A computed fold for a 74-nucleotide RNA from Phaeocystis globosa, annotated as transfer RNA. The RNAcentral record of the sequence draws on ENA. Rfam family: tRNA. The family's RNA type in Rfam is transfer RNA. Its family is annotated with triplet codon-amino acid adaptor activity in the Gene Ontology.
RNA sequence: AGGUUUGUAGUUUAAUUGGUUAAAACGUGAAGCUCAUAACUUUAAAAUUAAAGGUUCAACUCCUUUCAGGCUUA
Repeated sequence: AGGUUUGUAGUUUAAUUGGUUAAAACGUGAAGCUCAUAACUUUAAAAUUAAAGGUUCAACUCCUUUCAGGCUUA
C1' cells in the first nucleotide's frame, strides 16, 4: 500500500434480511428488609448506535468517505 471484517449503556449481547419509545443480563445509585453486611424485593439513571454526508415517507440496518481495532496479501 491492497483486500476483508468488526465498532450499539460502565461491561457482555439483542433489535424479525429498512417500519414507528433501541431491549435484556451483569454492574452502578436510591429505598425496603437486617443489629450490620450479603442475598432478596421495588425503583431510577446511563446509548448523539465510532464520525460526517447521501438514498428513502421512514436508517443501528442500504451507499460513499473518514477514524479505530482484528485478520490477510505483497